[in-house]
The RNA shown here (Glycine riboswitch aptamer) has 99 nucleotides and comes from uncultured Methylibium sp.
RNA sequence: UCACUGGAGAGCGGUCGCGAAGUUGGCGGCCCACCGAAGGGGCAAGCGGGUCACGGCCGAGCCGACAACCCGCCAAUCUCUCAGGUACCCGGACAGCGA
Numbered sequence: 001u002c003a004c005u006g007g008a009g010a011g012c013g014g015u016c017g018c019g020a021a022g023u024u025g026g027c028g029g030c031c032c033a034c035c036g037a038a039g040g041g042g043c044a045a046g047c048g049g050g051u052c053a054c055g056g057c058c059g060a061g062c063c064g065a066c067a068a069c070c071c072g073c074c075a076a077u078c079u080c081u082c083a084g085g086u087a088c089c090c091g092g093a094c095a096g097c098g099a
Stems, first nucleotide, its partner, number of pairs: 001099002004096003011032001013031006033086003039082001040080003046073006054064004
């Protein structure tokens, strides 16, 4: 990566329009309420760098340099809820078996 299998959560919400004509679990717009496991955003320790107290050197100055602060890198099933989702189907992180 491919194939198969398993795979949670949350309104079968309201309203308007379209379609259909035995339709009434469809599609689209708007509104409210929710979910987190497509995707996406954010964060830790740690690492790297800078400033620097202070110290060293005969010296212009140079070198070393704790804490703290600043910058960068940085994970998730955490968090956000942008996206996506809230009957079935589809999707689905992740896991198992096989190649």